[in-house]
RNA sequence: CACGAUAAAGGCAAACUAUCUGUAAAGGUAGGGCGCAAAGUCACCGGUCCUCGAUUAGGGACAGCGGGACUGCCGAAA
Numbered sequence: 001c002a003c004g005a006u007a008a009a010g011g012c013a014a015a016c017u018a019u020c021u022g023u024a025a026a027g028g029u030a031g032g033g034c035g036c037a038a039a040g041u042c043a044c045c046g047g048u049c050c051u052c053g054a055u056u057a058g059g060g061a062c063a064g065c066g067g068g069a070c071u072g073c074c075g076a077a078a
Stems, first nucleotide, its partner, number of pairs: 003075002011036002016031006034064001040070003044067003047062005
């Protein structure tokens, strides 16, 4: 570099529930735990979703849909 154990130390947190924000998609916090070796960060490319209604356009959400970029813990085997 690459790879990813029935390893160790830690980490994150789906559905759902409560509450708050938002027209909405969705997001914050608390509980919860399906899963995750980048389930850390970035909307650059594709995609999905919401919104607007002047539209081959505009605004927004998703990084736990795929690709890409940047960063990062541990170290068995091959």
Overview:
A computed fold for a 78-nucleotide RNA from a Nitrospirota bacterium, annotated as c-di-GMP-I-GGC riboswitch aptamer. Lineage of the source: Bacteria > Pseudomonadati > Nitrospirota.